[in-house]
Context: one part of a larger RNA
């Protein structure tokens, strides 16, 4: 060197469009005081559904009755008529009976007259007649109920009867019973079960989640037009005025120091000095003393058709606006005024209401709709508003993706960590540096927690052990030295060295750590937290159960507990080990 067998570092080997992780206006399961429907169930009205009786309620009518303030022959409801009315068809008194309340009224028998007009009363005759009110009794009429009850619908039973060649029954027809206008049925409303279906359960996000924002107005960032991102840095708004608006007119604040009774740092007076620092209804700019800031008068322009022209701007808003007609406010008058020193105090369409309205009216004429003006209903705030109407779980999961986006690794970067250096204020009896070193400063390492999201989600298997390599040097121990606050030995610290070695137990899944006995020492670190196509599977991290705790549940739980499939025929390169030529 070629050729075997026999191991495996490596080819981000091979298996399987990653199951964790995100994302989709993707699915399902399954809960529920999410939305909306449905059925079952409840409850009522109308049908089929009819009879006698009783017994309540309401409404009409018809007869009668009832009604006490005081004064006044009395128990005067009201109002109007009206001078006469009633009586052998039996009147006033008195006596007996009923009904009732002291009162009235009703009847029965003896009995011929009684009442009113007239005085006193806000009101004068129940003498008389009509109409009505309060409560009521009696009677017919209608209506709404409750109760019993009947039998004819309805219904249930019959080894009770008749028919039927076969068809032959949970059938038919008669007939007995027992139930009954109930039950059933079939409509109509009104209630209600996640029984049961269908959907929804927003989006930004240095990954998701949890928070926290989401629209408007100020300022800084923003680089001297304008415009400008971020889960960058401060703060405000969802309004307020009937004068805090016009207009005409007058006026200056505000501090400082000086004086001065109570009086004080500050009350009100007076000088003087500074010149806008005081005020603006609120937040911040940017203005404002000629003043937009503070008084007073007198008003309503905090009008009505409109607009030439610009600003801003995808688009929809949205902002200023000279003039112009009308009818005005205030001012002698020129003029001013279409709200407020300016910028926030906000919501598109539908739908609806409310007041107008020369225009529309489904054969005509009107009317309702409907337009058209003008106003009003949205924390539609997830604020260009998807619907009037809508939360969760998923470890029982699916699917399509994704290294646009997390757990591990690698990578950057080093706040953090670890080493080291630099000042030296102090400790060290005295003496900053034998030894220790505040505050601070600057380096290297990339082993520690983190940031960032670049490769990889048609997968780079994740923790400890076991074996079995190899490097680093910031040196545990074994050599050599220096200083020493090094007599000696025993340390202290510091240089130089990596050649060698750095154990055996206990407890836990552990790594770490505590610990026992040893030793010259029992050194720290990289090696994909070396190493699972080397092995284990205790931990972590499916499906199963249970315990706290949270949730109404379904089911969460970097809490805790039992259990819980680890494939593989080795192509290449790499290297051991063994054989052949």
């Nucleotide at each position: 060197c070629c050729u075997g067998c026999a191991c495996u570092g490596g080819a981000c080997a091979g298996a399987a469009a990653g199951a964790c992780c995100c994302u989709a206006u993707g699915a399902a399961g399954c809960u529920u005081u999410a939305c909306u429907g449905u059925u079952c169930c409840c409850u009522g009205g109308g049908a089929u559904u009819g009879g006698c009786u009783u017994u309540g309620g309401g409404c009409c009518u018809u007869u009668c009755c009832u009604g006490c303030g005081c004064a006044g022959c009395u128990u005067a409801g009201g109002u109007g008529g009206a001078a006469g009315g009633c009586g052998a068809a039996g009147a006033a008194g008195g006596c007996c009976c009923c009904c009732u309340u002291c009162c009235g009224g009703g009847g029965g028998g003896c009995g011929a007259g009684c009442c009113a007009u007239c005085a006193g009363u806000g009101a004068g005759a129940u003498a008389c007649c009509a109409c009505u009110c309060u409560g009521g009794a009696a009677g017919a009429g209608c209506u709404c109920g409750g109760a019993u009850u009947c039998u004819a619908a309805c219904c249930u039973u019959g080894u009770g009867u008749c028919a039927g060649a076969c068809c032959c029954g949970c059938g038919g027809g008669c007939c007995a019973a027992g139930g009954g206008a109930c039950a059933g049925u079939c409509u109509c409303a009104g209630g209600u079960a996640g029984a049961u279906a269908g959907u929804u359960u927003c989006u930004a996000u240095g990954g998701g989640g949890c928070g926290u924002a989401g629209g408007c107005c100020u300022c800084c960032c923003a680089a001297a037009a304008g415009a400008u991102a971020a889960c960058g840095g401060g703060g405000a708004c969802g309004u307020g005025c009937a004068u805090a608006g016009g207009u005409u007119u007058c006026c200056u604040c505000g501090g400082g120091c000086c004086a001065g009774a109570c009086g004080g740092a500050c009350a009100u007076u007076g000088g003087u000095c500074c010149u806008c620092g005081a005020g603006u209804g609120c937040a911040a700019a940017g203005g404002c003393a000629u003043a937009a800031g503070g008084g007073a008068g007198c008003u309503u322009g905090a009008c009505u058709g409109c607009a030439a022209g610009a600003c801003u701007c995808a688009c929809c808003c949205g902002u200023c606006g000279a003039g112009u007609a009308g009818a005005g406010a205030c001012g002698a008058a020129a003029g001013u005024c279409g709200g407020c020193c300016u910028u926030a105090g906000u919501g598109a369409u539908c739908c609806g209401a409310c007041g107008g309205u020369g225009a529309c009216g489904a054969g005509u004429g009107g009317a309702a709709a409907g337009g058209c003006c003008g106003u009003c209903g949205c924390u539609c705030a997830a604020c260009g508003g998807a619907u009037a109407a809508a939360a969760g779980u998923u470890a029982c999961u699916c699917u399509a993706g994704g290294g646009a986006u997390a757990a591990c690794a690698a990578g950057c970067u080093g706040a953090u960590c670890u080493u080291c250096c630099c000042c030296a204020a102090g400790a060290g009896u005295c003496c900053a540096c034998a030894u220790c070193a505040u505050c601070g400063g600057g380096a290297a390492g990339g082993u520690u927690u983190g940031g960032c999201a670049c490769c990889u989600c048609g997968a780079u298997g994740u923790c400890g052990g076991c074996u079995c390599u190899u490097c680093g040097c910031c040196a545990c121990c074994u050599g050599g030295a220096g200083c020493u606050g090094u007599a000696g030995g025993u340390g202290g610290u510091u240089c130089c060295a990596a050649g060698g070695g750095u154990u055996g137990g206990g407890u836990u899944g552990u790594u770490c750590g505590c610990u026992c006995a040893u030793u010259a020492a029992u050194g720290c670190g990289g090696u994909a937290c070396g190493u699972g196509a080397g092995c284990u599977g205790g931990g972590u991290u499916c499906a199963g159960a249970a315990c706290g705790u949270c949730g109404u549940g379904a089911g969460a739980u970097a809490g805790u507990u039992c259990g819980g499939u680890c494939c593989a025929u080795a192509u290449c390169c790499g290297g051991u080990g063994u054989g052949g030529g």